Predicted 3D model of a 524-nucleotide part of an RNA (small-subunit ribosomal RNA, 5' domain) from an uncultured Gammaproteobacteria bacterium. Its mean pLDDT, the model's own confidence on a scale to 100, is 87. The full RNA is in RNAcentral, with records from ENA. Its Rfam family is "Bacterial small subunit ribosomal RNA".

Context: one part of a larger RNA
RNA sequence: UUGAACGCUGGCGGUAUGCUUAACACAUGCAAGUCGAACGGAAACGAUACUAGCUUGCUAGUAGGCGUCGAGUGGCGGACGGGUGAGUAACGCGUAGGAAUCUACCUAAUAGUGGGGGAUAGCCCAGAGAAAUCUGGAUUAAUACCGCAUAACCUCUAAGGAGCAAAGGGGGCUAGCAAUAGCUUUCGCUUUAGGAUGAGCCUACGUCGGAUUAGCUUGUUGGUAGGGUAAAGGCCUACCAAGGCGACGAUCCGUAGCUGGUCUGAGAGGACGAUCAGCCACACUGGAACUGAGACACGGUCCAGACUCCUACGGGAGGCAGCAGUGGGGAAUAUUGGACAAUGGGGGAAACCCUGAUCCAGCAAUGCCGCGUGUGCGAUGAAGGCCUGAGGGUCGUAAAGCACUUUCGGUGGGGAGGAAAUGCUCAAAGUUAAUACCUUUGAGAGCUGACGUUACCCACAAAAGAAGCACCGGCUAACUCCGUGCCAGCAGCCGCGGUAAUACGGAGGGUGCAAGCGUUAAUC
Numbered sequence: 001u002u003g004a005a006c007g008c009u010g011g012c013g014g015u016a017u018g019c020u021u022a023a024c025a026c027a028u029g030c031a032a033g034u035c036g037a038a039c040g041g042a043a044a045c046g047a048u049a050c051u052a053g054c055u056u057g058c059u060a061g062u063a064g065g066c067g068u069c070g071a072g073u074g075g076c077g078g079a080c081g082g083g084u085g086a087g088u089a090a091c092g093c094g095u096a097g098g099a100a101u102c103u104a105c106c107u108a109a110u111a112g113u114g115g116g117g118g119a120u121a122g123c124c125c126a127g128a129g130a131a132a133u134c135u136g137g138a139u140u141a142a143u144a145c146c147g148c149a150u151a152a153c154c155u156c157u158a159a160g161g162a163g164c165a166a167a168g169g170g171g172g173c174u175a176g177c178a179a180u181a182g183c184u185u186u187c188g189c190u191u192u193a194g195g196a197u198g199a200g201c202c203u204a205c206g207u208c209g210g211a212u213u214a215g216c217u218u219g220u221u222g223g224u225a226g227g228g229u230a231a232a233g234g235c236c237u238a239c240c241a242a243g244g245c246g247a248c249g250a251u252c253c254g255u256a257g258c259u260g261g262u263c264u265g266a267g268a269g270g271a272c273g274a275u276c277a278g279c280c281a282c283a284c285u286g287g288a289a290c291u292g293a294g295a296c297a298c299g300g301u302c303c304a305g306a307c308u309c310c311u312a313c314g315g316g317a318g319g320c321a322g323c324a325g326u327g328g329g330g331a332a333u334a335u336u337g338g339a340c341a342a343u344g345g346g347g348g349a350a351a352c353c354c355u356g357a358u359c360c361a362g363c364a365a366u367g368c369c370g371c372g373u374g375u376g377c378g379a380u381g382a383a384g385g386c387c388u389g390a391g392g393g394u395c396g397u398a399a400a401g402c403a404c405u406u407u408c409g410g411u412g413g414g415g416a417g418g419a420a421a422u423g424c425u426c427a428a429a430g431u432u433a434a435u436a437c438c439u440u441u442g443a444g445a446g447c448u449g450a451c452g453u454u455a456c457c458c459a460c461a462a463a464a465g466a467a468g469c470a471c472c473g474g475c476u477a478a479c480u481c482c483g484u485g486c487c488a489g490c491a492g493c494c495g496c497g498g499u500a501a502u503a504c505g506g507a508g509g510g511u512g513c514a515a516g517c518g519u520u521a522a523u524c
Stems, first nucleotide, its partner, number of pairs: 001522002004520005011371006017364002019329001024327003028324003033076003038073002041069002045067002048063006083282003092207007101199002106195002109192001111190003114148001116146002124137005154163003168187008208254003215245003220242008257279004261272004284305005307318004335361001337360003343357001344355004374404004384395004408465001410460005418451001424444007468513005473494003479508005489496002
């Protein structure tokens, strides 16, 4: 000094920390959704209107016309956030460089956003199955899908030329019975080249122990050609050459995530790598790709394996090293809690929804820090204990008693800050045909707190509720009596104990630390 444990003891608060072992197996709940302003629609709920019944405000029905919205198509996000350290001695990490690359959303630009088509889910019908789920038919939409047009400073090129895209939605105004059309604005969509961010790749140096591991290597080392990738490259393939690494420790074996840092130390160094932060790897075990800007994907897919569960035996389902929690292992490590109020993230135009990230609360003296367990006076030095040379000494101003205070805890009141925004109203400016709409700026009113019985303040009562643990032979601060008699026992080392034990056990006294004190383990 510790992520500690054990023994005895235990008042309060703040703050941090809490499976180091079985990367063992997991019941249950939650942890990634969201968008109706992309789409066809309408299962549920609500409002409204109408109709019918009638108990006169209830039941039933009709109306996607409205608020909304289950399931579905589609978009974005599920590659972040969260966990763990099994593997890895490696360009994995750290430091410093590099060139042959990609980058959704964001940002400032460029040029566009024309005109068509065929499907499909859902719904409906029929069927198979115990279920999971699946099959057939009919029909339908889109910002889903596919042609056509246009085409550059983009791509290819033999430099002549050739090739490549898109999607619409919302608001406002005008016209119209409507469908819709025109103008405008905003959010989108497409192409190209920048930025920012993120990522991939390469190199130099550094990065544990063993030589009782001395040789290792055949895609191996290099070249040519081709393939492949976003991209250089034996990354892959064919052919050619025979190289490449190694006592400056290759190969093999063992151990291990790395770093910023942490602990210790005057430093040099040594040990460690919990929490927090950066990077890496993994997600029941092994393998594989798909989708996508990004994965070879913890809560996606497929295959194989082990295990568990359901089954009508035909077949199916699952993966807590997310947060809680259970069993097991262990000396040992917490609640199946609250809230999205704040910070941040995803979706959305927004309202808002989701968020076991996060913020809080609960448990634990696990650590650190702070506070309290009273203060002043009080000698006849009371009683009692212990010792005694029997006079006395000591516990000891300690207690009692008198006076005072009330921190903390208790009870009752008051009471900040964490909240600023978004949204709403008004005004101005921009845009525009427009004083619509929308955007920006400013002003105003109002709403939003899990924690929370908050912090803090006030009042009330009564010294009232609050001290232990280890040690006292030397090292090492602190001594006497009784018991025991090499016994019982103590012990970190030296060593104590065999009849006067300051060393064992008890008592009185003392010393040290104190809500802790000792022991054990580990490290400097």